[in-house]
Context: one part of a larger RNA
C1' cells in the first nucleotide's frame, strides 16, 4: 500500500448484501428449542347446555364426546442446532485397501398358518411433606412367549440339529355359517404394515502409505512393552484382551519428554515463490456442569435419555429430593468488545402419521449496530456592485469568491396518499384415461379442471402531492508528505510515527484566516503480509 469478526475519538442522510462474545468450556432467573401416530391397543372425563324425577339436599338421561386427558405399543429423540475445552493423533488432509455391520428406501425370492400367559392404564389399600413408592383385584394389542411350516440362513461329527411373523384400513356380485333381522364371519380382492433370505444404495465402524507447529538449557523410551502359538471378545482384522513361549520393538531420518494447536477446503497479503491466519460458508473430529460407566437401539457409550462419585445452586416437615443454555432470545460477571427474553412454518429442508395435519428459536423473516462491502443523495443553471463579514496588507490594494444574496428551474432519495408482479407450486375435490381386480367398488400412475393457502408486508416496483425543501464531517499543512501566513506563548505550556520543534518575529506548541487530503465518514490503537 493492502487487509480485519476489531476496538476508541470526532462526526453521521438513505439502502441493497453481508457480518456481529475473538475475554469467563465463568455462573445462569424466565419462555420456548422433540416430538408424532386412534388407520397398533385398551380406558375415558369436566365446564356448560338440555332434560326427566325429586324428600328440594340432589340423583338419573342426552349433546358436549370416543372430545380432552394419562397409560401400552409403534417410529423419531445417533439428524437438525452449538461450542473449540481437549488432542501433534491415522485427528485431519491426500491415495489405497480387506476382514465388516447398515432402520428407513428400491429391487428379487419365499411366507404371512394355529395357540398361550402376562401387564401397565383403571380400582382398592397403605407408605411419604415432597420426589415418588409398595401390595391386592381386573383388562387389551402390531407388547411378550410358545407350537406348525423354512424358499433361505446358522451349526455340523455330514448323520443330522437350530431357527420366522401382526395385524390395521378399505372395497365387493353371487354363494356359505351364525343372528338379538341391525349386523358379525367365511369368500374374492386393493392399500399399507409384518416375518426370512439375497442384491443395490445410502451411513458407519476398521487398515496402511505419505504430508501437518516449537525447544536437544528434554538422549535416551517401552513390560502388554515387539512378536509367535492357542483361546476369548467384537458386526468385523488385531495385544483388543488372557495363557504360555520368544526377547524384542523405537530412536540424532529426533524417539520420549516439555510447550502450544481443532485439521481442512479456504481467507489476507504477494509479481511469484513464500509469509500469516483457520470468524462467518463447506467438509471432518472432539466435547455437552467435572470424572467414570454401561443400558436401550440399526446406529450412542447419547447436548435438551439412565447409573455413580465429586463441586456448585435450589426445595425440605431434615427422613430426602430437583439441577446443569459450548440450542434460540435473556441476566450477571469478565472484558477495549459484540445484537431481540420478536414474527411465521407462507417457502425450503427435517420428524411422526394413509392422509388431513402437528412438531420444527432448522429455516425463513423482521429489529439492533456506519462493523464491512457496493450504490445514491445533501440540489441544478446563472449570477460583479467582484456586496457586508472575516482573515492578511507594502494602505494602494490581495484572499475567502460564483462563494453567497438575488432570478430561473429540478425533485432523486427521506414524507404523505393510492395502486401493485414475484415467492404458490402442490395437497385437497370433481372428470377423463392407464394399471390393478370378477367388478363401472376401491387403490395409485397420468392428463384436464375446480378451490383455496404469504410470516416477511404500510414489501419491492408504478404513479401522483408539497417543497431547495430534512441531510458534512474528518484528518493534516517543518522535511519523509500534497497543502502558509498571522497572533498569543517564550525549553514554560506542550508537539512527536523518524529526523526532531519550543529559551521573544516559531510555516512543528495553542487559536484563528487559508489551504490539502479523503468524504458519510475521517482518524488513532492493535494485529498479518
Nucleotide at each position: 500500500g493492502a487487509u480485519u469478526g476489531a476496538a476508541c475519538g470526532c462526526u453521521g442522510g438513505c439502502g441493497g448484501c453481508a457480518u456481529g462474545c475473538c475475554u469467563a468450556a465463568c455462573a445462569c432467573a424466565u419462555g420456548c428449542a422433540a416430538g408424532u401416530c386412534g388407520a397398533a391397543c385398551g380406558c375415558g372425563a369436566a365446564a356448560g347446555g338440555u332434560u326427566u324425577c325429586u324428600u328440594c339436599g340432589g340423583a338419573g338421561g342426552c349433546c358436549g364426546a370416543g372430545u380432552a386427558g394419562a397409560g401400552u405399543g409403534g417410529c423419531g429423540g445417533a439428524c437438525g442446532g452449538g461450542u473449540g475445552a481437549g488432542u501433534a493423533a491415522c485427528g485431519c488432509g491426500u491415495a489405497g485397501g480387506a476382514a465388516u455391520c447398515u432402520g428407513c428406501c428400491u429391487u428379487g425370492c419365499a411366507g404371512c398358518g394355529g395357540g398361550g400367559g402376562a401387564u401397565a392404564a383403571c380400582u382398592c389399600u397403605g407408605g411419604g411433606a415432597a420426589a415418588c413408592c409398595a401390595g391386592g383385584g381386573c383388562u387389551a394389542a402390531u407388547a411378550c412367549c410358545g407350537c406348525a411350516u423354512a424358499a433361505c440362513c446358522u451349526u455340523u461329527a455330514c448323520g443330522a440339529a437350530g431357527g420366522a411373523a401382526a395385524g390395521c384400513c378399505g372395497g365387493g356380485g353371487a354363494c356359505c355359517u351364525u343372528u338379538u333381522c341391525g349386523g358379525a364371519g367365511g369368500c374374492c380382492u386393493g392399500g399399507c404394515a409384518c416375518u426370512g433370505c439375497g442384491a443395490g444404495a445410502u451411513g458407519a465402524g476398521c487398515c496402511u502409505a505419505c504430508g501437518u507447529c516449537c525447544g536437544a538449557u528434554u538422549a535416551g523410551c517401552u513390560u502388554g512393552u515387539u512378536g509367535g502359538u492357542g483361546g476369548g471378545g467384537u458386526a468385523a482384522a488385531g495385544g483388543c484382551c488372557c495363557a504360555c513361549c520368544a526377547a524384542g520393538g523405537c530412536g540424532a531420518c529426533g524417539a520420549u519428554c516439555g510447550g502450544u494447536a481443532g485439521c481442512u477446503g479456504g481467507u489476507c497479503u504477494g509479481a511469484g515463490a513464500g509469509g500469516a491466519u483457520g470468524a462467518u460458508c463447506a467438509g471432518c473430529c472432539a466435547c455437552a456442569c467435572u470424572g467414570g460407566g454401561a443400558c436401550u437401539g440399526a446406529g450412542a457409550c447419547a447436548c435438551g435419555g439412565c447409573c455413580c462419585a465429586g463441586a456448585c445452586u435450589c426445595c425440605u416437615a431434615c427422613g430426602g429430593g430437583a439441577g446443569g443454555c459450548a440450542g434460540c432470545a435473556g441476566u450477571g460477571g469478565g472484558g477495549a468488545a459484540u445484537a431481540u427474553u420478536g414474527g411465521a412454518c407462507a417457502a425450503u429442508g427435517g420428524g411422526g402419521g394413509c392422509a388431513a395435519c402437528c412438531c420444527u428459536g432448522a429455516u425463513c423473516c423482521a429489529g439492533c449496530a456506519a462493523u464491512g462491502c457496493c450504490g445514491c443523495g445533501u440540489g441544478u443553471g446563472u449570477g460583479a456592485a467582484g456586496a457586508a463579514g472575516g482573515c492578511c496588507u507594502g494602505c494602494g490594494g490581495g484572499u475567502u469568491g460564483u462563494a453567497a444574496a438575488g432570478c430561473a428551474c429540478u425533485u432523486u432519495c427521506g414524507g404523505c396518499a393510492g395502486g401493485g408482479g414475484a415467492g404458490a407450486a402442490a395437497a385437497g375435490c370433481c372428470c377423463g384415461u392407464g394399471a390393478u381386480u370378477a367388478a363401472g367398488a376401491g387403490u395409485c400412475g397420468c392428463g384436464g379442471g375446480u378451490c383455496u393457502u404469504g410470516a416477511c408486508g404500510u414489501u419491492a416496483c408504478c404513479u401522483g402531492c408539497a417543497g431547495a425543501a430534512g441531510a458534512a464531517g474528518c484528518a493534516c499543512c517543518g522535511g519523509c508528505u500534497a497543502a502558509c501566513u498571522c497572533c498569543g506563548u517564550g525549553c514554560c505550556a506542550g508537539c512527536a510515527g523518524c529526523c526532531g520543534c519550543g529559551g521573544u518575529a516559531a510555516u512543528a506548541c495553542g487559536g484563528a484566516g487559508g489551504g490539502u487530503g479523503c468524504g458519510a465518514g475521517c482518524g488513532u490503537u492493535a494485529a498479518u503480509c
Molecule: small-subunit ribosomal RNA, 5' domain
Organism: metagenome